[in-house]
RNA sequence: UCUGGACGAAGGCAAAGCCACUGAAAGGUGGCGACGCAAAGUCACCGGCCUACCGGGUUAUCAGGCCCUACGGCAGCGGGACUGCUCGA
Numbered sequence: 001u002c003u004g005g006a007c008g009a010a011g012g013c014a015a016a017g018c019c020a021c022u023g024a025a026a027g028g029u030g031g032c033g034a035c036g037c038a039a040a041g042u043c044a045c046c047g048g049c050c051u052a053c054c055g056g057g058u059u060a061u062c063a064g065g066c067c068c069u070a071c072g073g074c075a076g077c078g079g080g081a082c083u084g085c086u087c088g089a
Stems, first nucleotide, its partner, number of pairs: 003088003012037002017032006035076001041082003045079003048074003055068005
């Protein structure tokens, strides 16, 4: 440097849920809490998924409903990029 995660060691992160804040929502932030995770560290480049404020269409022209649409989001969906502890069956 590449590569594997068996045996171990030191640790790390934190699902759901609850509370508060924030957002149109998806979601995010903080605290409590642990379902799990060898990158569950970082990054929206590719695919996928979620939401639909704005915008467009439709209903009836209007409240509202429905449909389409990221410029919003998910890194704990997969791929990819970068970085990292330890051990070497």